This is a predicted structure of a 107-nucleotide RNA (Glycine riboswitch aptamer) from a Rhodospirillales bacterium.
NCBI's taxonomy places the organism under Bacteria, Pseudomonadati, Pseudomonadota, Alphaproteobacteria, Rhodospirillales.
The model forms 90% of the base pairs in the Rfam consensus.
It was read from a public genome assembly, where an Rfam model found it.
[in-house]
């Protein structure tokens, strides 16, 4: 120096699952009238409930790997759903690719 391994940063790609129900708050529209009240409808927000997803994180072990091997350790995109998420947009997103920076290492 090249390769390989680990990590950071930037860019690109990146799935799944209810436009669920309820009352409340706020806003818009319409109607009535005694003019600030009532009713209807609709949107947003947070909350509650039910259903669901799984690819931040977390947890688990039987796949799998390793060891001093009837035991122990590690551990997945598998499982669980605590967290998170479930119209569009936005955000997040394991993982993949490209670039760059830092660290380590064989010859």
């Nucleotide at each position: 120096c090249c390769g390989c391994c680990c990590g950071g940063c930037g860019c690109g790609g990146g799935a799944g699952a209810g436009c669920g129900u309820g009352a409340g708050a706020c806003g818009a529209g319409c109607c009535g009238c005694g003019a600030g009240c009532g009713g209807c409808c609709u949107g947003u927000c947070g909350c509650a409930c039910c259903g669901c997803c799984g690819a931040a994180g977390g947890c688990g072990c039987a796949a799998c790997c390793g060891g001093c091997c009837c035991c122990c350790g590690g551990a997945a995109a598998c499982g669980c759903u605590c967290a998170g998420g479930c119209a569009c947009c936005a955000g997040g997103g394991a993982c993949c690719g490209c670039g760059u920076c830092g660290g380590g290492u064989u010859c």